[in-house]
RNA sequence: GGAGUAUUUCAGAUGACCGCUCUUUUUUAAGGGAGGAAAGUCCGGGCUCCCCAGGGCAGGACGCUGGGCAAUACCCAGUUGGUGUGAACCAAAGGAAAGUGCCACAGAAACAGACCGCCCGCAAGGGCAAGGGUGAAAAGGUGGGGUAAGAGCCCACCGGGUGGAAAGUGAUUUCCAUGCCAGGCAAACCCCGUCCGGAGCAAGACCGAAUAGAGGGGGAUGACGCUGCCCGCCGACCCCCGGGUACGGUCGCGAAAAGGUCGCCGCGAGGCGGCUUUCAGAUAAAUGGUCAUCCCAGACAGAACCCGGCUUAUGAAAUGCUCCUUUU
Numbered sequence: 001g002g003a004g005u006a007u008u009u010c011a012g013a014u015g016a017c018c019g020c021u022c023u024u025u026u027u028u029a030a031g032g033g034a035g036g037a038a039a040g041u042c043c044g045g046g047c048u049c050c051c052c053a054g055g056g057c058a059g060g061a062c063g064c065u066g067g068g069c070a071a072u073a074c075c076c077a078g079u080u081g082g083u084g085u086g087a088a089c090c091a092a093a094g095g096a097a098a099g100u101g102c103c104a105c106a107g108a109a110a111c112a113g114a115c116c117g118c119c120c121g122c123a124a125g126g127g128c129a130a131g132g133g134u135g136a137a138a139a140g141g142u143g144g145g146g147u148a149a150g151a152g153c154c155c156a157c158c159g160g161g162u163g164g165a166a167a168g169u170g171a172u173u174u175c176c177a178u179g180c181c182a183g184g185c186a187a188a189c190c191c192c193g194u195c196c197g198g199a200g201c202a203a204g205a206c207c208g209a210a211u212a213g214a215g216g217g218g219g220a221u222g223a224c225g226c227u228g229c230c231c232g233c234c235g236a237c238c239c240c241c242g243g244g245u246a247c248g249g250u251c252g253c254g255a256a257a258a259g260g261u262c263g264c265c266g267c268g269a270g271g272c273g274g275c276u277u278u279c280a281g282a283u284a285a286a287u288g289g290u291c292a293u294c295c296c297a298g299a300c301a302g303a304a305c306c307c308g309g310c311u312u313a314u315g316a317a318a319u320g321c322u323c324c325u326u327u328u
Stems, first nucleotide, its partner, number of pairs: 001324010012294007020033005035300001039311002042309005047200004054231004059196005064078005079092005094191002099189002101185003115132002117128004140158006159180001161178007204251005215241005225233002258277008
């Protein structure tokens, strides 16, 4: 100097003038006013109602180990496997021997029957699974010995299974013994472990306004509801069918799993404690315009109950680490 990789910060600033919106006030004024993703609606919750309080089935989610958190499909650390020269990045349960099922076509054959072939034999026939072929996959792989020809038949190294020992909380790792009990798919059904009630701010609560009743049916022998189903529970002028009215306002609506900062503990995610702050609440939807200066240079883009994540879009800057090249 170049290329890469990981993490973090900011998201124009200052001043003047005019404009919009919320809160408070002594109605002069004072204070506040979109994000790092507000997007996606993919997850987890807070909160509200069903609702008094349960059990089972069905259904769904997760799935290496340990930890964090209010919780999670999230985050941290580790383990195994894979990609990369590397820094780093990606993925993840067990059972196929509990049972059922699938592996098309090709191929002799896909729970193992030999097409070509090798050996013995005059032939009939016998032995082989090493070589070739088909295929995603064909009776562990490579090499040597042995054999009529071969084969873990035997041996060495490697890769599995089983048993034992040691280390570790654990996933797992190492060592010893034993010759190998054909494969793949469970993100096929299933089995195993843990967790899960439903609906959702258009939830829900209150106030005012409006009117259509000659309606029909059911219900303590339990309607309605809890509830997708069963058991069980509750218990009433309620429920169902058809018809009519249904407009407006207030609350919910922001003091919290909150923000900032300092200290301690922890590899870390985080935890504990001290001090301090109140930082948008619109409701057809508020942040705009002009001028001047600065700058590395304003991109992606606008809250609608709230918070914690993940994913996607995007401008600028900083730092750590890895590799290559050059010079000293």